[in-house]
RNA sequence: GCCCCUAUGGUCGAGCGGAUGAGGCACUGGUCUCCUAAACCAGCACACGCAAGUUCAAUUCUUGCUGGGGGCA
Repeated sequence: GCCCCUAUGGUCGAGCGGAUGAGGCACUGGUCUCCUAAACCAGCACACGCAAGUUCAAUUCUUGCUGGGGGCA
């Protein structure tokens, strides 16, 4: 330098153009308990990298940029 893959909450991670964007863990509060743990219930403020484009409608498709991973020279 060229090519491919990838980016969703604190973290892991679903989501073949239209649902109020799943679920686990963590965290916070509550119930329970002598106390903790476990279990159960609830919550978690503004989670879709950035900018354009296509579309009636984009997390999803296209392009560029940025970050990460890999390959070739």